Overview:
RNAcentral holds the full RNA, with entries from SILVA. A computed fold for a 257-nucleotide part of an RNA from a metagenome, annotated as large-subunit ribosomal RNA, domain VI.
[in-house]
Context: one part of a larger RNA
RNA sequence: UGUUGGAAAUUUGAGAGGAUCUGUCUUUAGUACGAGAGGACCGAGAUGGACAUACCUCUAGUGCGCCAGUUGUCACGCCAGUGGCAUAGCUGGGUAGCUACGUAUGGAAGGGAUAACCGCUGAAAGCAUCUUAAGCGGGAAACCCACCUCAAAACAAGAUUUCCCCAUUAGAGCCGUAGAAGACCACUACGUUGAUAGGCCAGGUGUGUAAGCAUGGUAACAUGUGUAGCUUACUGGUACUAAUAGCUCGAUUGAUU
Repeated sequence: UGUUGGAAAUUUGAGAGGAUCUGUCUUUAGUACGAGAGGACCGAGAUGGACAUACCUCUAGUGCGCCAGUUGUCACGCCAGUGGCAUAGCUGGGUAGCUACGUAUGGAAGGGAUAACCGCUGAAAGCAUCUUAAGCGGGAAACCCACCUCAAAACAAGAUUUCCCCAUUAGAGCCGUAGAAGACCACUACGUUGAUAGGCCAGGUGUGUAAGCAUGGUAACAUGUGUAGCUUACUGGUACUAAUAGCUCGAUUGAUU
């Protein structure tokens, strides 16, 4: 842009894509079979491998605006306490998020039509023959369904529900606050009739007992105050701040019978 008035939502499925794997063990059963040695089909159950999808409760990794320890040096006048730089200075941990080495799930069951092949009935050909005849069955991870995903741009452009109809319009966009959405665009949430983001409050989580002061010790330091102080992305709340104000587009009743 189209889909023949405009719009919002819900859908059908022509068609397309994905998946389709497999081992071992137990049992049936030391049964059938076999002189023995050996040793099943069919059926039932358990547990793995690889692969795929989703997720972060657990385990583990990362976690450059979290916490702590610590070396050298410079600065804040000095002490104390802090800050800068040195690969993030180095080291020990670690929230959210993202991940796998982690967790969960999947390939099941069933139907149809068949291949090789196995058959029934049965003539040509008084027999025989599954048919190189008519007719009728069985039969595979292949094929068509079934399972998962996309899908009306399927130009035969589908269907259903609701709303709007000349305007103070149904609706959409611009703009703004953002996002488990994202290169941009798009998508999604919200815009005061408001919890969208920030801030703040409370909690959680992490780190591991702050500073100051007091006591003990010549001192390094230890102990007490005190599971302390600090705490990113997490949870719940709260209009304090910013989503103000406003602008633009949008069907002239939808060919004829």
Record summary: The coordinates come from a structure-prediction model, not an experiment, and the mean pLDDT is 87.